[in-house]
Context: one part of a larger RNA
RNA sequence: CUGGGCGUAAAGCGCGUGUAGGUGGUUGGAUACGUCUGCUGUGAAAUGUCCCGGCUUAACCGGGAAGGUGCGGCAGAUACGGUCUGACUCGAGGGCGACAGAGGAGCGCAGAAUUCCGGGUGUAGUGGUGAAAUGCGUAGAGAUCCGGAGGAAUACCAGUGGCGCAAGCGGCGCUCUGGGUCGCAACUGACACUGAGACGCGAAGGCAUGGGGAGCGAACGGGAUUAGAAACCCCGGUAGUCCAUGCAGUAAACGAUGCAGACUGGGUGUGGGGUACGCAAGUAUUCUGUGCCGAAGCUAACGCGCUAAGUCUGCCGCCUGGGAAGUACGGUCGCAAGACUAAAACUC
Numbered sequence: 001c002u003g004g005g006c007g008u009a010a011a012g013c014g015c016g017u018g019u020a021g022g023u024g025g026u027u028g029g030a031u032a033c034g035u036c037u038g039c040u041g042u043g044a045a046a047u048g049u050c051c052c053g054g055c056u057u058a059a060c061c062g063g064g065a066a067g068g069u070g071c072g073g074c075a076g077a078u079a080c081g082g083u084c085u086g087a088c089u090c091g092a093g094g095g096c097g098a099c100a101g102a103g104g105a106g107c108g109c110a111g112a113a114u115u116c117c118g119g120g121u122g123u124a125g126u127g128g129u130g131a132a133a134u135g136c137g138u139a140g141a142g143a144u145c146c147g148g149a150g151g152a153a154u155a156c157c158a159g160u161g162g163c164g165c166a167a168g169c170g171g172c173g174c175u176c177u178g179g180g181u182c183g184c185a186a187c188u189g190a191c192a193c194u195g196a197g198a199c200g201c202g203a204a205g206g207c208a209u210g211g212g213g214a215g216c217g218a219a220c221g222g223g224a225u226u227a228g229a230a231a232c233c234c235c236g237g238u239a240g241u242c243c244a245u246g247c248a249g250u251a252a253a254c255g256a257u258g259c260a261g262a263c264u265g266g267g268u269g270u271g272g273g274g275u276a277c278g279c280a281a282g283u284a285u286u287c288u289g290u291g292c293c294g295a296a297g298c299u300a301a302c303g304c305g306c307u308a309a310g311u312c313u314g315c316c317g318c319c320u321g322g323g324a325a326g327u328a329c330g331g332u333c334g335c336a337a338g339a340c341u342a343a344a345a346c347u348c
Base pairs, nucleotide, nucleotide: 003320004319005318006317007302008301012316014201015200016199017198021194022193023192025088026087027086028085029084030083031082033081034080035077036076037075038074039073040072041071042070049065050064051063052062053061054060091191092188093187095184096183097182098181099180103177104176105175106174107173108172109171110154115149116148117147118146119145120144121143125136126135162169163168206247207246208245209244210243211242215241216240220236221235222234223233258315259314260313261312262311263310266293267292268291269290270289271288272287273286274285275284276283277282297304298303321348322347323346330341331340332339333338
């Protein structure tokens, strides 16, 4: 080393693109590198094993035999792997036609509501709570009507729905743009899968510079509650939340379930497309998503069950008792906050 695992016990990288590497569909031919067979050489002695012998035994010693992973040479085998060469189409990709969608980026527009400002009417309250008070209001509030400003978010439709690799995406229109599904089949011909490093994307909060600021609202001030109240409730309210550019790079980034492929009973919803029949409603069927219930099987159980946690293959990542600790130290990155990598003493 040959091990066992990773939904919830420790364990799937937050997600993708992809380098090296690992792995590789069907069918010929060649080669003989791996692989296998035979012969041969080597594999020192001592040691070890077996047999025989010598010291009165043994230890010890002498002789002999067998054995020896492996390596070299020669000859041969050609199924599988490799390499070279030819062919194929089912994997993969392309073409043509059709379709659905909050997929992404930019620009513009719309209505409702909140707040504020101006004006009219009007008078004593309003607001808030479990009850109150702080607050606002006779310098005219709240209510109500008209006008204006500005920012943010888009009720209903809305779904157990859709799209996206994930993060995530929701008013309407235009421009640019990515991906997907279905159908046709006369194109390419294994071009594929995975992916250490690397590179890119990455909610919220945070940081930098400049703008913006309606509502909400950490911090903070005040009122209550309470034994106290650093809270929960109430009145205010700064950063922030919004925009542009850059940084940061984390999360219960979750399906706590890596990606790809093959195979394995059914039933029932729902999104998108096709086919057949039908005037239609619809019925049957097929492909692709997304849910629920469940055969077999799996599982410690819970549960999973063609969207597997079933049965298999390829590749990557990760785990190896609890605490100390995702910490210290070192290194890399960062403006900082910090992130990534990652121990030990000691202790149970």
Small-subunit ribosomal RNA, central domain from an uncultured bacterium, 348 nucleotides, folded computationally. RNAcentral holds the full RNA, with entries from ENA, Greengenes and SILVA. Its Rfam family is "Bacterial small subunit ribosomal RNA". Rfam links the family to the GO terms ribosome and structural constituent of ribosome.